Predicted 3D model of a 486-nucleotide part of an RNA (small-subunit ribosomal RNA, 5' domain) from an uncultured bacterium. Its Rfam family is "Bacterial small subunit ribosomal RNA". The coordinates come from a structure-prediction model, not an experiment, and the mean pLDDT is 85.
Context: one part of a larger RNA
RNA sequence: AACGAACGCUGGCGGCACGCUUAACACAUGCAAGUCGAACGAAUUAUGGAGCUUGCUCUAUAAUGAGUGGCGCACGGGUGAGUAACACGUGGAAACCUGUCUAUCGGUGGUGGACAACUCUGGGAAACUGGAGCUAAUACAGCAUAAGCUCGAAAGAGGAAAGGCCGAGAGGUCGUCGAUAGGGGGGUCUGCGUCUGAUUAGGUAGUUGGUGGGGUAAAGGCUCACCAAGCCGAUGAUCAGUAGCUGGUCUGAGAGGAUGGUCAGCCACACUGGAACUGAGAUACGGUCCAGACUCCUACGGGAGGCAGCAGUGGGGAAUAUUGGACAAUGGGGGAAACCCUGAUCCAGCGAUGCCGCGUGAGUGAUGAAGGCCUUAGGGUUGUAAAGCUCUUUUGACAGGGAAGAUAAUGACGGUACCUGUAGAAUAAGCACCGGCUAACUCUGUGCCAGCAGCCGCGGUAAUACAGAGGGUGCAAGCGUUGUUC
Numbered sequence: 001a002a003c004g005a006a007c008g009c010u011g012g013c014g015g016c017a018c019g020c021u022u023a024a025c026a027c028a029u030g031c032a033a034g035u036c037g038a039a040c041g042a043a044u045u046a047u048g049g050a051g052c053u054u055g056c057u058c059u060a061u062a063a064u065g066a067g068u069g070g071c072g073c074a075c076g077g078g079u080g081a082g083u084a085a086c087a088c089g090u091g092g093a094a095a096c097c098u099g100u101c102u103a104u105c106g107g108u109g110g111u112g113g114a115c116a117a118c119u120c121u122g123g124g125a126a127a128c129u130g131g132a133g134c135u136a137a138u139a140c141a142g143c144a145u146a147a148g149c150u151c152g153a154a155a156g157a158g159g160a161a162a163g164g165c166c167g168a169g170a171g172g173u174c175g176u177c178g179a180u181a182g183g184g185g186g187g188u189c190u191g192c193g194u195c196u197g198a199u200u201a202g203g204u205a206g207u208u209g210g211u212g213g214g215g216u217a218a219a220g221g222c223u224c225a226c227c228a229a230g231c232c233g234a235u236g237a238u239c240a241g242u243a244g245c246u247g248g249u250c251u252g253a254g255a256g257g258a259u260g261g262u263c264a265g266c267c268a269c270a271c272u273g274g275a276a277c278u279g280a281g282a283u284a285c286g287g288u289c290c291a292g293a294c295u296c297c298u299a300c301g302g303g304a305g306g307c308a309g310c311a312g313u314g315g316g317g318a319a320u321a322u323u324g325g326a327c328a329a330u331g332g333g334g335g336a337a338a339c340c341c342u343g344a345u346c347c348a349g350c351g352a353u354g355c356c357g358c359g360u361g362a363g364u365g366a367u368g369a370a371g372g373c374c375u376u377a378g379g380g381u382u383g384u385a386a387a388g389c390u391c392u393u394u395u396g397a398c399a400g401g402g403a404a405g406a407u408a409a410u411g412a413c414g415g416u417a418c419c420u421g422u423a424g425a426a427u428a429a430g431c432a433c434c435g436g437c438u439a440a441c442u443c444u445g446u447g448c449c450a451g452c453a454g455c456c457g458c459g460g461u462a463a464u465a466c467a468g469a470g471g472g473u474g475c476a477a478g479c480g481u482u483g484u485u486c
Stems, first nucleotide, its partner, number of pairs: 001485003005482005012358006018351002020316001025314003029311003034071003039068002043064010078269003088193006096186003101182008109143001111141002118133006149158003163174004195241003202232003207229008244266004248259004271292005294305004322348001324347003330344001331342004361391004371382004397422005405413001430475005435456003441470005451458002
């Protein structure tokens, strides 16, 4: 000098930041990812119309919760357990993928069979689930076509698609399929850099290389068969310990040392371990399956769950906040749109946790008042300090007005910020220290006691070092102490 600090005493206001560093301990409750009827069929309700058999059928519009289907759920948010590694940083490389988006070119023809929902009927305490029947699609499967695409030396072979809405129509618009290029994103390889220990010296058998199969989006022992016997290591392999990495942050004149909280980039993880599925993208925090520990429900047959999302609870701890408001803004998902969703975000609440700013009054005022303290008893000091007189009104209070943030509309914040007016010095100072280091001294009490102390050291009857008081010094809404780093 610094801090994500804590503790003690004290505490007026505002702005901007920051706030589980410990148990990656366990979690009650609510919310945190939905959306589309302009992809699809049906159901219910409401309203209107038509037909009549007067309570039914058809039809239109709107709404609702399910189902099929599409896109999203791989983003955003959290945490730092693991990881000493191409994980990260930086510079390169070639053997790759890429939904949506942009640009360009070319298509969008013709068929079919199902399965949910629904109806009927079972099983089960529940979670859920079986059978029969019906049905639509931008769901699914063929056929046709193929400029460009894939395979191939060539000949040749293979391989797509979906419609919806508006309109009287013409047509328009949103889609859909193939291809090329781009953009952004991602995967891979590699040079260099990246903690401690030798009281860890040898390590390695797919190990090191080759040939050939397989596999991947892609190079490659990635995997397999065969062949060879290599490969790494005192320039520290292997092993062990510790640790997310970086931009940065703190300190320092610098070199360096320490550190990686908030913010930003990358990585890893999601109760523990393993696995794949779907998909452009995951080996997927709020998906699936298996195993395990734990918790809960149960009709004992069987089931359910995963806050290292936001709040919140218990626990641990010296210690760290509200079960708040709003989608108004910024952004994200869906939708043609209206709009819906968004604990991302924006705000508010709590905390002197930090930084910064402001205030707690200003001028005048000597009979140097009273009181306190000291005293050589004369006086000195507190001290212009107070009182008194004259002013001001920041903050706060009350009253009135009242934004920007929004581009036509839309403002959670919020009647907030800010402005004006009214009354009134009114509502607002503490903490540590005073032997030396180190700015600041006397009295009383105590008597090696009680106590102090960062170091030196004070205290055994005149203690500037203990305790109290008066006075002083320093900082100030803080001041000290402790801890840690330089």